[in-house]
Molecule: Bacterial RNase P class A
Organism: Acidimicrobiia bacterium
RNA sequence: CGAGUCAACCGGGUGACCGCGGGCGGGGAAACCCGCUCGAGGAAAGUCCGGACUCCAUAGGGCAGGAUGCUGGGUAACUCCCAGGCGGGGCGACCCGACGGACAGUGCAACAGAGAGCAGACCGCCGAUGACCGGUGCUGGCUUGCCAGACCCGGCACAGGCAAGGGUGAAACGGUGAGGUAAGAGCUCACCAGCGCGCUGGGUGACCAGACGGCUAGGCAAACCCCAUCCGGAGCAAGGCCGAGCAGGGACGCCGGUGGCCCGCCGAUCAAGUCCCGGGUAGGCCGCAUGAGCAGACGAGCAAUCGGCUGCCCAGAGGGAUGGUCACCUCGGGCCUUCGGGGCCCGGACAGAAUCCGGCUUACAGGUUGACUCGAGAC
Numbered sequence: 001c002g003a004g005u006c007a008a009c010c011g012g013g014u015g016a017c018c019g020c021g022g023g024c025g026g027g028g029a030a031a032c033c034c035g036c037u038c039g040a041g042g043a044a045a046g047u048c049c050g051g052a053c054u055c056c057a058u059a060g061g062g063c064a065g066g067a068u069g070c071u072g073g074g075u076a077a078c079u080c081c082c083a084g085g086c087g088g089g090g091c092g093a094c095c096c097g098a099c100g101g102a103c104a105g106u107g108c109a110a111c112a113g114a115g116a117g118c119a120g121a122c123c124g125c126c127g128a129u130g131a132c133c134g135g136u137g138c139u140g141g142c143u144u145g146c147c148a149g150a151c152c153c154g155g156c157a158c159a160g161g162c163a164a165g166g167g168u169g170a171a172a173c174g175g176u177g178a179g180g181u182a183a184g185a186g187c188u189c190a191c192c193a194g195c196g197c198g199c200u201g202g203g204u205g206a207c208c209a210g211a212c213g214g215c216u217a218g219g220c221a222a223a224c225c226c227c228a229u230c231c232g233g234a235g236c237a238a239g240g241c242c243g244a245g246c247a248g249g250g251a252c253g254c255c256g257g258u259g260g261c262c263c264g265c266c267g268a269u270c271a272a273g274u275c276c277c278g279g280g281u282a283g284g285c286c287g288c289a290u291g292a293g294c295a296g297a298c299g300a301g302c303a304a305u306c307g308g309c310u311g312c313c314c315a316g317a318g319g320g321a322u323g324g325u326c327a328c329c330u331c332g333g334g335c336c337u338u339c340g341g342g343g344c345c346c347g348g349a350c351a352g353a354a355u356c357c358g359g360c361u362u363a364c365a366g367g368u369u370g371a372c373u374c375g376a377g378a379c
Base pairs, nucleotide, nucleotide: 001375002374003373004372005371006370007369008368009367010366012329013328014327015326016325017324018323020039021038022037023036024035025034026033027032041350045361046360048359049358050357051356052355053235054234055233056232060263061262062261063260065231066230067229068228069227070084071083072082073081074080085099086097087096088095089094100226101225105224106223107220108219122166123165124162125161126160127158129157130156132155133154134153135152138149139148140147141146142145174192175191176190177189178188179187193216195213196212199210200209201208202207239286240285241284242283248277249276250275251274252273255267256266257265293312294311295310296309298307299306300305331347332346333345334344335343336342
């Protein structure tokens, strides 16, 4: 200097004028006026997880259903975060993982192929045997070119052996090499992979390493399933208080109690409750922001995070507020330049709280910083 990986931050500032919402104070009978002060986010978004809080409600057990799925830690909790383990990707910094179980059972894998889970012989290899066929030489006989015999080689048939080689397939019941064999095969051996409800050592653990061993006991559970752990429901339009107003009628009715079913418990049975028709109300206040809050340094910890100390109060609307104009500055881009804080032009992302909080996911013009990796060069 270039290319990357991980993380953090900014994403506008100043002044003036006009205009908004909250709080506090002052004036005013009130309407309202004045002063001070505060006033959208890193994602406020998606509504995907988890809670706080409120009500059912006194709320237990089971079935069904759902969720999660390596280990340890963090947290109010989580499917989140941190640190590890194993597997995979990358030269690397780093990144990804639907990561319990296939020996509980069921199921799926077309076609091809002999055979797709304790499977299998298509092409092949070997082969006892043969009144079989052919061949070279040998032996014997004799009819001197014929016959017979044994061995060897090849072919054919075939009892039997093999699963090493080839083929099919996405995948073929360990791999490579050597020995061994009639030919082969973990049959034996060396090395490697896998397996072991085991052994030794390390580790809290997931696991790792070693020795030994029978030699080998596929894939898919993001298929049904099994195992372990967890799970009441509804949600701020939750739920309370005040005020105002009306007009009730009918049917069902032995049950009602915030996902389904059962048991238990509580309540009712003069009813609760459900449905239909009809009338009135839609006002005001609370909930509503002091929080699992924020910042700083210190301590513990690899870290996530936690602890105490110091300081701060940083929106609370209610058809829903923080906006508009001007000037200057700033950032980015382009052009010119007398190279001078020079001149001119254009542009400044994603996007707006609504009960609150912890995460995850998605969007983001432009810019800054730190650490690390790789490459090239220089000293």